Context: one part of a larger RNA
RNA sequence: UGACGGGGGCCCGCACAAGCGGUGGAGCAUGUGGCUUAAUUCGAUGCAACGCGAAGAACCUUACCAGGCCUUGACAUGCACUGGACCGACGCUGAAAGGCGUUCUUCCCGCAAGGGACCGGUGCACAGGUGCUGCAUGGCUGUCGUCAGCUCGUGUCGUGAGAUGUUGCGUUAAGUCGCGCAACGAGCGCAACCCCUGUCCUUAGUUGCCACCAUUAAGUUGGGCACUCUAGGGAGACAAACCCUCUAUGAGGGUGGGAAGGUGGGGAUGACGUCAAGUCAGGAUGGCCCUUACGGCCUGGGCUGCACACGUGCUACAAUGCUCGGUACAGAGGGAAGCAAUACCGCAAGGUGGAGCAAAUCCUCAAAACCGAGCCCAGUUCAGAUUGCAGUCUGCAACUCGACUGCAUGAAGCCGGAAUCGCUAGUAAUGGCGUAUCAGCUACGACGCCGUGAAUACGUUCCCGGGCCUUGUACA
Numbered sequence: 001u002g003a004c005g006g007g008g009g010c011c012c013g014c015a016c017a018a019g020c021g022g023u024g025g026a027g028c029a030u031g032u033g034g035c036u037u038a039a040u041u042c043g044a045u046g047c048a049a050c051g052c053g054a055a056g057a058a059c060c061u062u063a064c065c066a067g068g069c070c071u072u073g074a075c076a077u078g079c080a081c082u083g084g085a086c087c088g089a090c091g092c093u094g095a096a097a098g099g100c101g102u103u104c105u106u107c108c109c110g111c112a113a114g115g116g117a118c119c120g121g122u123g124c125a126c127a128g129g130u131g132c133u134g135c136a137u138g139g140c141u142g143u144c145g146u147c148a149g150c151u152c153g154u155g156u157c158g159u160g161a162g163a164u165g166u167u168g169c170g171u172u173a174a175g176u177c178g179c180g181c182a183a184c185g186a187g188c189g190c191a192a193c194c195c196c197u198g199u200c201c202u203u204a205g206u207u208g209c210c211a212c213c214a215u216u217a218a219g220u221u222g223g224g225c226a227c228u229c230u231a232g233g234g235a236g237a238c239a240a241a242c243c244c245u246c247u248a249u250g251a252g253g254g255u256g257g258g259a260a261g262g263u264g265g266g267g268a269u270g271a272c273g274u275c276a277a278g279u280c281a282g283g284a285u286g287g288c289c290c291u292u293a294c295g296g297c298c299u300g301g302g303c304u305g306c307a308c309a310c311g312u313g314c315u316a317c318a319a320u321g322c323u324c325g326g327u328a329c330a331g332a333g334g335g336a337a338g339c340a341a342u343a344c345c346g347c348a349a350g351g352u353g354g355a356g357c358a359a360a361u362c363c364u365c366a367a368a369a370c371c372g373a374g375c376c377c378a379g380u381u382c383a384g385a386u387u388g389c390a391g392u393c394u395g396c397a398a399c400u401c402g403a404c405u406g407c408a409u410g411a412a413g414c415c416g417g418a419a420u421c422g423c424u425a426g427u428a429a430u431g432g433c434g435u436a437u438c439a440g441c442u443a444c445g446a447c448g449c450c451g452u453g454a455a456u457a458c459g460u461u462c463c464c465g466g467g468c469c470u471u472g473u474a475c476a
Base pairs, nucleotide, nucleotide: 001476002475003473004472005471007470008469009468010467011466012465013464015460016459019423020422021421022420023419026315027314028313029312030311031310032309033308034306035305042053043052064301065300066299067298068297069296070295073126077125078124079123080122081121082120083119084118088103089102090101091100092099093098107116108115109114128290129289131288132287133286137284139279140278141277142275144273149188150187151186152185153184154183155164156163157162168179169178170177194267195266196265197264199235200234201233202232203231204230205229208225209224210223213222214221238261241255242254243253244252245251246250317416321375322374323373324372325371326370333364334363335362338357339356343352344351345350382413387408388407389406390405391404392403393402429452430451431450432449433448434447435446
């Protein structure tokens, strides 16, 4: 100087408390451990691994296993020799890959010799490796933590390591600001500048809108651009005004005005560093290793195995509910090998068909809520696992191993031990919708969007994490 303390002081955070909803019990989905296996490819392992890499494992992917094959190689560059334009067609064998064979065809310059382009063969340099090392690395990322800290120049103090500044008093979300002070300044962080959202003005008016005038089944058409909306520009909030308080150039408390008030809400943004944290399997890369194989191709299997254990979720256990009928209201997205309307067929999944749309124009476009009826507390008109049969769709192909539909079946489950998680407002809870990946899908995941919409916070003693000062130390 740090680190640590079941030392002290001050202060923060859904840290506790106060509340609301969960997890832990059940079934299923998914990841992991373990076990099994020819293989169940590899990585991630307290927080910060475990719906993680994977935003799509039937083949492919694929890195694993078995078997069948290839050896200048699936891919790159160069050299030598050799053949042929390239491209293409066919036969036999085979699970395919591969192997054997047939056929067709000579491009450019040049008189020629020869040279060049492209393709193949032979040979040589070499290719290739998801083989090892993240404790050789770059890059990127997680984490403490959006915590308020981390440093430097000069000066001063100290023999020195270092100290001071950065401590103190007050204040703040903040090393934020003020005052004081052997310090005076400065940098990286904080804040602001950026984006979205909340109010208003203005510009513009189609594909959007409809107050007025006509018109229609319908903003459908004429008309209009007020309003909504769209998307450019601008205004607005600054403790600005007033009152009060304090240590009074600063801060705090209150009031009014205002769409918004004390950082308005949300996002992007992550200082010096810590964990030899993670990644050699994204790609890059040093070293080491393999070279008729640790490279390459193919078929099939595996990654989906199942006594069990854990994590993350979904669906429930019901009456604030379930079933049936009626009926209303979104936002953000996506669409050409695509989205697909009206219509017709089917109980349905879906099929036939194809208007329109490269889209403010066309398509995809809610559910909970609300109204009415039934159920009457029961393992039920709750719950839907499992299984049987019959189907639909995608795809070369759904046996291992896809999703969906109909009929039948109708398991556990009556609110969950110890323990444990999230959340402070348009939040939690709850309802649906969309997108990426993608032929299809294991999505109940992930990332977004809107609808309905709470309760509680006395307080900081305690648990956890963190910041500043101080103290002790046999630690560095």
This is a predicted structure of a 476-nucleotide part of an RNA (small-subunit ribosomal RNA, 3' major domain) from a metagenome. RNAcentral holds the full RNA, with entries from SILVA. It matches the Rfam family "Bacterial small subunit ribosomal RNA". Model confidence (mean pLDDT): 83 of 100.